A computed fold for a 577-nucleotide part of an RNA from Candidatus Tiddalikarchaeum anstoanum, annotated as large-subunit ribosomal RNA, domain V. Rfam family: Archaeal large subunit ribosomal RNA. Rfam links the family to the GO terms ribosome and structural constituent of ribosome. Taxonomically the source falls in Candidatus Tiddalikarchaeum (Archaea, Nanobdellota, Candidatus Nanoarchaeia, Candidatus Tiddalikarchaeaceae). The sequence was found in a public genome assembly.
Context: one part of a larger RNA
């Protein structure tokens, strides 16, 4: 001075690690809040059946209630004898057919009565006597029962047309139905709600949602957790009240006999026994056990303290007193239920009780109400009358809260190390190493729920890169129960290698055949602004199990959208200064 390199600057073309890239107030999940849909959710509404009345008239038959015409019938013994009861009462009835003979039907107490048809034609009852509680003919109420006519009502059936209603306008149904009232059924065909809380995400599951005791609890009171050990939603009319008296449990001696244990005798015995129930406290001439006598487990009234979170607020308990009436004891006294701490409920409506008082002009009598106390429920226990499902889903909203990765931790797993029982013929330590006891590491698989729901895109292949070593090959050394060969155990060591196939979406893992050798992890289980989409995880459809159903299943099965033009960053390439 020519060429090349590097650093820097600027450009051009490229890939597509990173900007938890852009899209879209996450569709999974929680919450709050909706809406579909479903049913033996709750409550209504149409529809549907029913039954009463009205619209609605006419008439036969049966049945039966009322009423009326008109008749029949009414047996205890005695007695001629089928005597219904009362009153009058001496004559009545009879050619308009007494009575009597035949036939025939009812009815019977079986003696006979009553009706009806033929034949014949003048008598027959009754008084009297006599039985008997009651005597008779005849007359006129009257009970009982039965028959019949007439009317008026009910039931059931039926039959008519004129209301009514339907019509093709020919008819056809018919007092039905059809309409309207009102009644009582059914009724997801519809319509409105509603479908509790806690909660190491939500559901399953529990109740830790009211109460009661010990601990937790940190010596005054309080005091969390789905902390820990346990109970409670009664039970006793005596298992309460008083008075007296006595003194458990265990143990050790004797006696029978029945034994190691049964009653029985002495002795010791400070609570180890008992006390209705859970625990904890209390308790011995007792709060324990037995025995008397009783109902105070009464009414009525204050106040205290707790419930209750040191403002406030219920129901229910606790304590103490006062007034009254009783128990119980010789008194003092003692009882306001059980030794004490659990055993429990508001308004509304019902019921019930002692005394009062109130209403309708006054009294009774009766209804109704009011005061006061109790009973009868809400256990989600300060107390609405309420099922489910959504993968067809939908809002606001959450990282207050799940799932995937991420972070902590490191029980679990995976590696080491101690110690060294046993095996290794003897010999712990060539090899093996139980039972134990210490780490590491952050691959599994929990757990916490800190980040992230106005999105960080989910297994697995596929492709392409760096990287650790707790080394399978190759390399260098050591021990060996190492003669060699082949091995087994160890030390350094990450240059370089770790392949190819079957079936499964698989990863894993099985298997086949070579290999030197087919080792193990990391990078958001590297890698979808780089592919794939077979698997999970939408809509749809089948099976199978669950479900009444609507749908539903870490059960199968078919089918199913993979968006994005690179601004900065990095990174390959390439040009200039």
């Nucleotide at each position: 001075c020519c060429g090349g390199u590097a650093a820097c600057c600027u450009c051009c073309a490229g890939u597509g690690g990173g900007a938890c890239a852009u899209g879209a107030a996450g569709a999974c999940c929680c919450u709050u809040u909706g809406a579909g849909c479903u049913u033996u959710a709750c409550u209504g509404c149409a529809g549907u059946c029913u039954g009463u009345a009205g619209c609605u008239g006419c008439g036969u038959u049966a049945u039966u209630a009322g009423u009326u015409u008109c008749g029949g019938a009414u047996c205890a013994u005695a007695g001629a004898g089928u005597a219904g009861c009362u009153a009058g009462g001496a004559g009545a009835a009879u050619c308009c057919g007494a009575g009597a003979u035949g036939c025939u039907u009812c009815c019977u107490u079986c003696g006979g009565g009553g009706g009806g048809c033929a034949u014949u034609g003048a008598u027959u009852c009754a008084a009297c006597g006599a039985u008997g509680u009651a005597a008779c003919a005849c007359u006129a109420g009257c009970a009982u029962u039965u028959g019949u006519u007439g009317c008026u009502g009910a039931u059931a059936a039926c039959g008519c047309u004129a209301a009514u209603c339907u019509u093709u306008c020919g008819a056809g149904a018919g007092a039905c139905a059809a309409c309207u009232a009102c009644u009582g059924a059914u009724g997801g065909g519809c319509a409105g709600u509603u479908c509790g809380g806690c909660u190491g995400g939500g559901g399953u599951g529990g109740c830790a949602c009211u109460c009661u005791u010990a601990c937790g609890a940190u010596a005054a009171g309080a005091u969390a957790u789905c902390a820990u050990a346990a109970g409670a939603g009664a039970c006793c009319a005596a298992u309460g009240g008083u008075c007296a008296g006595c003194u458990c449990a265990u143990c050790c001696g004797g006696g029978u006999c029945a034994g190691a244990a049964c009653u029985c005798c002495g002795g010791a015995g400070u609570u180890g026994a008992g006390u209705u129930u859970a625990a904890a406290a209390g308790c011995a001439a007792a709060a324990g056990c037995u025995g008397g006598c009783c109902u105070g487990a009464c009414a009525g009234g204050a106040a205290u303290c707790c419930u209750c979170a040191c403002a406030u607020c219920a129901a229910a308990g606790u304590u103490u007193c006062c007034u009254g009436c009783c128990a119980c004891g010789a008194a003092a006294g003692u009882g306001u239920g059980g030794u004490u701490u659990a055993g429990c409920g508001a308004u509304c409506c019902u019921c019930c009780a002692c005394a009062g008082c109130c209403u309708a002009u006054u009294u009774c009598u009766g209804a109704g109400g009011c005061u006061u106390g109790g009973a009868g429920c809400u256990g989600a226990c300060a107390g609405a009358a309420a099922a489910g499902u959504u993968a067809c889903c939908a809002a606001a909203g959450g990282g207050a809260u799940a799932a995937c990765a991420g972070a902590g931790u490191g029980g679990u797993u995976g590696c080491g190390c101690c110690c060294g029982a046993c095996a290794g013929u003897u010999c712990c330590a060539a090899u093996c190493g139980a039972c134990g006891g210490c780490g590491c590491a952050g691959c599994u698989u929990g757990c916490u729920u800190c980040a992230u729901c106005g999105a960080c895109g989910u297994c697995g292949a596929c492709u392409c890169u760096c990287u650790c070593u707790a080394u399978c090959c190759u390399g260098g050394c050591c021990g060996u129960a190492c003669a060699c060969a082949a091995g087994c155990g160890g030390c350094c060591a990450a240059g370089g290698g770790u392949g190819c196939g079957g079936g499964u979406g698989u990863u894993c893992a099985c298997c086949g055949a070579u290999u030197a050798a087919a080792a193990g992890g990391g990078a958001u289980c590297g890698u979808g602004a780089g592919u794939u989409g077979g698997g999970u995880u939408a809509a749809u459809a089948c099976c199978g199990a669950g479900g009444u159903g609507a749908c539903u299943c870490a059960g199968g099965u078919a089918g199913g959208a993979u968006a994005c033009u690179a601004u900065c960053u990095a990174c390959u390439g390439g040009a200039g200064g």